[in-house]
Context: one part of a larger RNA
RNA sequence: UUGAGCACAAAGUAUCUGUAGGUGGCUUUUUAAGUCCGCCGUUAAAUCCCAGGACUCAACCCUGGACAGGCGAUGGAAACUACUAAGCUGGAGUAUGGUAGGGGCAGAGGGAAUUUUCGGUGGAGCAAUGAAAUGUAUAGAGAUCGAAAAGAACACCAACGACGAAAGCACUCUGCUGGGUUGACACUGACACUGAGAGACGAAAGCUAGGGGAGCAAAUGGGAUUAGAUACCCUAGUAGUCCUAGUCGUAAAUGAUGGAUACUAGGUGCUGUGCAUAUCAACCCAUGCAGUGCUGUAGCUAACGCGUUAAGUAUCCCGCAUGGGGAGUAUGUUCGCAAGAAUGAAACUC
Numbered sequence: 001u002u003g004a005g006c007a008c009a010a011a012g013u014a015u016c017u018g019u020a021g022g023u024g025g026c027u028u029u030u031u032a033a034g035u036c037c038g039c040c041g042u043u044a045a046a047u048c049c050c051a052g053g054a055c056u057c058a059a060c061c062c063u064g065g066a067c068a069g070g071c072g073a074u075g076g077a078a079a080c081u082a083c084u085a086a087g088c089u090g091g092a093g094u095a096u097g098g099u100a101g102g103g104g105c106a107g108a109g110g111g112a113a114u115u116u117u118c119g120g121u122g123g124a125g126c127a128a129u130g131a132a133a134u135g136u137a138u139a140g141a142g143a144u145c146g147a148a149a150a151g152a153a154c155a156c157c158a159a160c161g162a163c164g165a166a167a168g169c170a171c172u173c174u175g176c177u178g179g180g181u182u183g184a185c186a187c188u189g190a191c192a193c194u195g196a197g198a199g200a201c202g203a204a205a206g207c208u209a210g211g212g213g214a215g216c217a218a219a220u221g222g223g224a225u226u227a228g229a230u231a232c233c234c235u236a237g238u239a240g241u242c243c244u245a246g247u248c249g250u251a252a253a254u255g256a257u258g259g260a261u262a263c264u265a266g267g268u269g270c271u272g273u274g275c276a277u278a279u280c281a282a283c284c285c286a287u288g289c290a291g292u293g294c295u296g297u298a299g300c301u302a303a304c305g306c307g308u309u310a311a312g313u314a315u316c317c318c319g320c321a322u323g324g325g326g327a328g329u330a331u332g333u334u335c336g337c338a339a340g341a342a343u344g345a346a347a348c349u350c
Stems, first nucleotide, its partner, number of pairs: 003322001005320002012318001015200003021194003025088004031082001033081002035077004040072004049065005091191001092188003096183004103177007110154001114150008125136002163168001206247006215241002220236004258317006266295009299306002323350003332343004
């Protein structure tokens, strides 16, 4: 490599859009490229195989015959793939009426809390811990009342709930804007699926420049603990955390489960939206679609478990793994301001 695989054993790209390519619904028609059948030529000899023969036998040797497969020519078949032409509506999409939503961007407003400052009252502690100490306070702290400022985050509602491709998204209001879903049924008529390269987006931390800085807090100082304590605990505290414009491109980026389509028992919740029924109204009851949970049959699985949201049964496309270590290292290349990222071995060893 083939095979057999990828939730947990090696292995699903963090996610999406999409080029080439691969694959592709139903009906009729054309052609005959693939496909199938017949026939012809060729595929040197030797070798291999079969039937004989000759060396006393065998090996070796001699004679004759033949297959498979390939290539080419020719005559046919037309189911399937492909091609041609015409159509269809079930896949897909558009238009239209509703509808849910922390989906995104921008702007405006809000209260609680925290810290600080100022003023009043007041007068000895406060704070911290397992216990303390460092710290703070008669230059009036802590406590309490009033006023002001600043920055960051939005209690309750809140859910096993909603939305988003993922990362993610929650105080309230307004503007702009993307997607979903559902109902009637109008239109287009396969326009679809996947997707190497490519592009877009991508938590936190980090980096560059300029702002901002309440709380928290790597680093760091001090106090404890301890044999030591470069820690856990305490007291301080700088980057950072926040905003704007870039950069980085990684995470246990997880459902450790790629995407699409079809099929295969049920039961029971929740979310959105229909239909039917009921009523004064809300429930109740029956049922459809889309999503999100629990349980479970068949089946699958090494087991655990999965089980119409499959890890079941099938098809298509992509990605990936091939003993452990060496090693996600070395080297080269690309990207990056850097940190580093991406690609990615071998010797050797067990």

This is a predicted structure of a 350-nucleotide part of an RNA (small-subunit ribosomal RNA, central domain) from Cucumis melo var. makuwa. The coordinates come from a structure-prediction model, not an experiment, and the mean pLDDT is 87.